[in-house]
RNA sequence: GGGUGGCUAGUUCAGUGGUAGAACGCUUCUCUGAUAAAGAAGAGGUGAGAGGUUCGAUUCCUCUGCCACCCA
Repeated sequence: GGGUGGCUAGUUCAGUGGUAGAACGCUUCUCUGAUAAAGAAGAGGUGAGAGGUUCGAUUCCUCUGCCACCCA
């Protein structure tokens, strides 16, 4: 220099056009002498950034940034 994949909750990851989810973690409550476990409820995301297409974009297209890999 050329190419491929990835970027979504604190963490690990789903979802691939129609109001964004799970597990673990966190908070509160129940239970306990007290923890843990178990049960119930809750908070937490402008989806890496900027444009474009569309009635509507996490999803499709372009550019940029970062990470990993392949070729030279």
Predicted 3D model of a 72-nucleotide RNA (transfer RNA) from a Pseudomonadota bacterium. Its mean pLDDT, the model's own confidence on a scale to 100, is 83. It matches the Rfam family "tRNA". From the family's description: Transfer RNA (tRNA) molecules are approximately 80 nucleotides in length. Rfam classes the family as a transfer RNA.